This is a predicted structure of a 484-nucleotide part of an RNA (small-subunit ribosomal RNA, 5' domain) from an uncultured bacterium. The RNAcentral record of the full RNA draws on SILVA.
[in-house]
Context: one part of a larger RNA
RNA sequence: GGAUGAACGCUGGCGGCGUGCCUUAGGCAUGCAAGUCGAACGAAAAGUAGCAAUACUUUUAGUGGCAGACGGGUGAGUAACACGUAGGAAUCUACCCUUUGGUGAGGAAUGACGGUUCGAAAGGACCGCUAAUACCACAUAAGUCCGUAAGGAGAAAGACCGUAACUGGUCGCCGAUGGAGGAGCCUGCGUCCUAUCAGCUUGUUGGUGAGGUAAUGGCUCACCAAGGCUAUGACGGGUAGGGGGCGUGAGAGCGUGGCCCCCCACAAGGACACUGAGACACGGGUCCUACACCUACGGGUGGCAGCAACCGGGAAUAUUGCGCAAUGGAGGAAACUCUGACGCAGCGACGCCGCGUGCGGGAUGAAGGCCUUCGGGUUGUAAACCGCUGUGGAGAGGGAUGAAUUUUGACAGUACCUCUCUAGAAAGCACCUGCUAACUACGUGCCAGAAGCCUCGGUAAUACGUAGGGUGCAAGCGUUAUCC
Numbered sequence: 001g002g003a004u005g006a007a008c009g010c011u012g013g014c015g016g017c018g019u020g021c022c023u024u025a026g027g028c029a030u031g032c033a034a035g036u037c038g039a040a041c042g043a044a045a046a047g048u049a050g051c052a053a054u055a056c057u058u059u060u061a062g063u064g065g066c067a068g069a070c071g072g073g074u075g076a077g078u079a080a081c082a083c084g085u086a087g088g089a090a091u092c093u094a095c096c097c098u099u100u101g102g103u104g105a106g107g108a109a110u111g112a113c114g115g116u117u118c119g120a121a122a123g124g125a126c127c128g129c130u131a132a133u134a135c136c137a138c139a140u141a142a143g144u145c146c147g148u149a150a151g152g153a154g155a156a157a158g159a160c161c162g163u164a165a166c167u168g169g170u171c172g173c174c175g176a177u178g179g180a181g182g183a184g185c186c187u188g189c190g191u192c193c194u195a196u197c198a199g200c201u202u203g204u205u206g207g208u209g210a211g212g213u214a215a216u217g218g219c220u221c222a223c224c225a226a227g228g229c230u231a232u233g234a235c236g237g238g239u240a241g242g243g244g245g246c247g248u249g250a251g252a253g254c255g256u257g258g259c260c261c262c263c264c265a266c267a268a269g270g271a272c273a274c275u276g277a278g279a280c281a282c283g284g285g286u287c288c289u290a291c292a293c294c295u296a297c298g299g300g301u302g303g304c305a306g307c308a309a310c311c312g313g314g315a316a317u318a319u320u321g322c323g324c325a326a327u328g329g330a331g332g333a334a335a336c337u338c339u340g341a342c343g344c345a346g347c348g349a350c351g352c353c354g355c356g357u358g359c360g361g362g363a364u365g366a367a368g369g370c371c372u373u374c375g376g377g378u379u380g381u382a383a384a385c386c387g388c389u390g391u392g393g394a395g396a397g398g399g400a401u402g403a404a405u406u407u408u409g410a411c412a413g414u415a416c417c418u419c420u421c422u423a424g425a426a427a428g429c430a431c432c433u434g435c436u437a438a439c440u441a442c443g444u445g446c447c448a449g450a451a452g453c454c455u456c457g458g459u460a461a462u463a464c465g466u467a468g469g470g471u472g473c474a475a476g477c478g479u480u481a482u483c484c
Base pairs, nucleotide, nucleotide: 001484002483003482004481006480007479008478009477010476013355014354015353016352017351018350019348020347021313026311027310030308031307032306035066036065037064040063041062043060044059045058046057047056048055049054073266074265075264083190084189085188086187087186088185091183092182093181096179097178099176100175101174102173103172104138106136107135113128114127115126116125117124118123144153145152146151158171159170160169161168192238193237194236199229200228201227204226205225206224207223208222209221210220211219241263242262243261244260245256246255247254248253268289269288270287271286272285291302292301293300294299319345321344322343323342327341328339329338330337331336358388359387360386361385368379369378370377371376392422393421394420395419396418397417398416402411428473429472430471431470432469434453435452439468440467441466442465443464449456450455
């Protein structure tokens, strides 16, 4: 000198774009953050039409399907195939796309519901009735899988539109093929400090066989062998999420990993599996622990490292806001519903950038202040005064793009435009011995104090304090901390 997710002191006019718990991965009141589908299914309630049967519409819990493995948060753990990069073979893949072959004929249940009943509640128990794209078995098997072969195994579901009915159309369902995207696994190389850590290891290292997995493999097990790693630093200890990047620097390098993007890990601490294409699953489940809450004392409930908010901690970090209008996501045939993702607004000079606080004229060089050799000098064209302008400000009127040919705008009556008025609201901070741009007076008297370093102050202090003047930067200026 540059830089910062900064903080502190003094000061503070406007706008745009960014950015904002770095500390206790401490605890969390309240609200919201993942639902959706009636064109899979039975039922209930309400309404409309009707004398009624019934039909239609809407809503609701339930069965069922898809989604809840994404999106969002955090960085505790991890020195590791975690990450980066370059490769590999023994794999899986819902939704989507391509191609292809099918979609026949049956059965038994069950939730809802009704009844009885236990419990304070949470939540159950028994009996009965019923549906399906829920469940089960049968048939069939082009291709698929197993098998050397002979042979064997294995599937499906309908709904809506339309028709007088069938044919038909749309969305589905099942088997297979290839793809796209995704995921798992293996390997080479790279990846912090420490030897005041020198030896480490028994599923350990390898083999055979078996089990297990989507898949290779001591992944697991039985048996056999005695191996494997290590001064090119094993093992241990400490620290740490990694990368793209970012800061600095001429570069080499050094430092760093906040915002954004990719990967990983975690979801109060720990363990486990279930479902599923995918989880060992943040807002699913079971168990243990700690904590908190409810309780009729028998027993239950909970998990903000989602968005806000609160307590605590701290030098320190924001609103319990608006909207699904846009972009994206989930579901749905669609209408649409949901979406604290996201889009916006609010707060903070936290940062960067831009603008303003006027412009021109104006000397007898006013007054006041300060200095003085008492002549004067300086503040200083500075002010007053005259003229002008309108960034900004105030008032009034108009008023978007963003929307995707109709509808649909949170932002927002915002940005912007036009008119009128007004110099009016709007300058500070640090420094002035040298380094280093900028000097005098008074006060103080090794005191009070200053200080980044050398140092300054003990009666003439340009170094302390105040004033005048000056220098630098400027809505900021200084200080502190950290990095180059």